[in-house]
Molecule: transfer RNA
Organism: Solirubrobacteraceae bacterium
């Protein structure tokens, strides 16, 4: 330098193909059961969907640029 993959809650991920209310598990907070811990049950909080633009009535989803990480190749040594 070229090609590809990934980026969504604190963590691991789904949702994207086919645009229409942002989700799951774990974690966290509260309550209950228990002498207490753990465990279980019930309830709750937490997101500018990497970033900047474009298309659209409407974008996590489609299009373009950029950034970060990883993989492959080329180049140099």
């Nucleotide at each position: 330098c070229g090609g590809g993959a990934u980026g969504u809650a604190g963590c691991u991920c789904a949702g994207c193909u086919u645009g229409g209310u942002a989700g799951a598990g774990c974690a966290c907070c509260g309550c209950g059961u228990u002498u207490g811990g753990g465990a279980c049950g019930c309830g709750g909080g937490g997101g500018u969907c990497g970033u900047c633009g474009g298309u659209u009535c409407g974008a996590a989803u489609c299009c373009g640029g950029c950034c970060a990480u990883c993989c492959c190749g080329a180049c140099c040594a």